[in-house]
RNA sequence: GGAGUCGGCCGGACAAUCGCUGCCGCGCAUGCGGGGGAGGAAAGUCCGGGCUCCACAGGGCAAGGUGCCAGGUAAUGCCUGGGCGGCGUGAGCCGACGGAAAGUGCAACAGAGAACAGACCGCCGAAGUCUCGCAAGAGGCUGGUAAGGGUGAAACGGUGCGGUAAGAGCGCACCGCGGUUCCGGUAACGGAAACGGCACGGCAAACCCCACCUGGAGCAAGACCAAAUAGGGAAGGGUCCGCUGGCAACGGCGGAACGCGUGGCCCACGCGCCUUCCGGGUAGGUCGCUGCAGUGGCGCAGUGAUGCGUCGCGUAGAGGAAUGAUUGUCGGGGUGCGCAAGCGCCCGCACAGAACCCGGCUUAUAGGCCGACUCCCACC
Numbered sequence: 001g002g003a004g005u006c007g008g009c010c011g012g013a014c015a016a017u018c019g020c021u022g023c024c025g026c027g028c029a030u031g032c033g034g035g036g037g038a039g040g041a042a043a044g045u046c047c048g049g050g051c052u053c054c055a056c057a058g059g060g061c062a063a064g065g066u067g068c069c070a071g072g073u074a075a076u077g078c079c080u081g082g083g084c085g086g087c088g089u090g091a092g093c094c095g096a097c098g099g100a101a102a103g104u105g106c107a108a109c110a111g112a113g114a115a116c117a118g119a120c121c122g123c124c125g126a127a128g129u130c131u132c133g134c135a136a137g138a139g140g141c142u143g144g145u146a147a148g149g150g151u152g153a154a155a156c157g158g159u160g161c162g163g164u165a166a167g168a169g170c171g172c173a174c175c176g177c178g179g180u181u182c183c184g185g186u187a188a189c190g191g192a193a194a195c196g197g198c199a200c201g202g203c204a205a206a207c208c209c210c211a212c213c214u215g216g217a218g219c220a221a222g223a224c225c226a227a228a229u230a231g232g233g234a235a236g237g238g239u240c241c242g243c244u245g246g247c248a249a250c251g252g253c254g255g256a257a258c259g260c261g262u263g264g265c266c267c268a269c270g271c272g273c274c275u276u277c278c279g280g281g282u283a284g285g286u287c288g289c290u291g292c293a294g295u296g297g298c299g300c301a302g303u304g305a306u307g308c309g310u311c312g313c314g315u316a317g318a319g320g321a322a323u324g325a326u327u328g329u330c331g332g333g334g335u336g337c338g339c340a341a342g343c344g345c346c347c348g349c350a351c352a353g354a355a356c357c358c359g360g361c362u363u364a365u366a367g368g369c370c371g372a373c374u375c376c377c378a379c380c
Stems, first nucleotide, its partner, number of pairs: 001376010012330007020037002023034004039351001043362002046360005051218004063214005068082005083097001084095004098209002103207002105203002120149002122145003127142006157175006176198001177196002180193005222287004232278006239256007258272005292314001294313008331349001332347006
């Protein structure tokens, strides 16, 4: 100097004017004054919690989810560290990564054959047999053969030597594989030794098996206050008829003509007018409503996620839903001229917009800044 990897951060600044909104103060009030007012993702609503209401003995089944090991956390499918596998020269990156020696199932096309397999081409002619030949031998048949070719995502361990008619774990060495023992590690796992001739191919984001986890709904949750109208309950009063007590006012007992509703009709049942009180619910209002699993520095513990301590910092809380608009200066980007300093012109200038709160994940993001590390080239 070039090319990269990982992590963190910013993501316009200031001023003026006019608006919006909730808070405080003043005011009877229209209002006036003061100070506050979006994000790193406020997004997707994909996970996990808090909170609220409902449900709930315990256990099992079903259903759904998670899935190498250990740790962190309120909790997680998140994070950290480690293991194994894959990619990269490297810094690093990626992985639904339990079980296929319990059972069931699947494998298109191609191919002879796709799981206790398979002779299409090729190889062999040792054995048996036929023909020819004096013989050596040649040709064929019964056959042998999984080394070579070919098909396929995958062909029943790999390489080499020996061996053989040709071959073959048939034998041997190394590698792989398997269980056993020992060693290291909390564990996943790793290492070593001797043994076994290879049995146990792949797929579980196929059923399934194993281990662990999971009650439902969500702030329109939910709690409180509480009109008008209608309806419910209680008490009292009132209409009509009969009997009755009383001089009367008034009282006692019994009953319901009529209307309406249910109904096709009858019966039956229910209701009826006024006053007061009670309780439930609706409109409306108040609370929930934002300060807490918050965040920065330092110290301690830890490889780390994180935890503890300490000192600081942090005022959006609406409810049809405010947080906006215009202008100027600076900044930024694009472009033209100029050797340069600079001078013009253009662009309001990334993604996006809270709704109970919090921890994660994922996705979007113009432009820019910082740190650590890796590889290559050149020079000293």